This is a predicted structure of a 71-nucleotide RNA (transfer RNA) from a soil metagenome.
The RNAcentral record of the sequence draws on MGnify.
Rfam family: tRNA. Rfam's curators write: Transfer RNA (tRNA) molecules are approximately 80 nucleotides in length. The family's RNA type in Rfam is transfer RNA.
RNA sequence: UCCCUUGUAGCUCAAUGGCAGAGCGGCCGGUUGUUAACCGGUUGACCGGGGUUCGAGUCCCUGCGAGGGAG
Numbered sequence: 001u002c003c004c005u006u007g008u009a010g011c012u013c014a015a016u017g018g019c020a021g022a023g024c025g026g027c028c029g030g031u032u033g034u035u036a037a038c039c040g041g042u043u044g045a046c047c048g049g050g051g052u053u054c055g056a057g058u059c060c061c062u063g064c065g066a067g068g069g070a071g
Base pairs, nucleotide, nucleotide: 001070002069003068004067005066006065007064010024011023012022013021018054025043026042027041028040029039030038047063048062049061050060051059
């Protein structure tokens, strides 16, 4: 310098272009003599900018970060 993959919640991951979800974690409560386990509730996220579209986490362009490859 070039090519490929990837970026969503504190962590690990989903999401046909049409309401952003799950598990674990955090918080509150129930149960228990207490803790753990279990049960209920709750908390919290689409890497930045632009474009396409009635509508973008998803498609396109660009930038940034991470991983891999070529030279």
Its mean pLDDT, the model's own confidence on a scale to 100, is 82.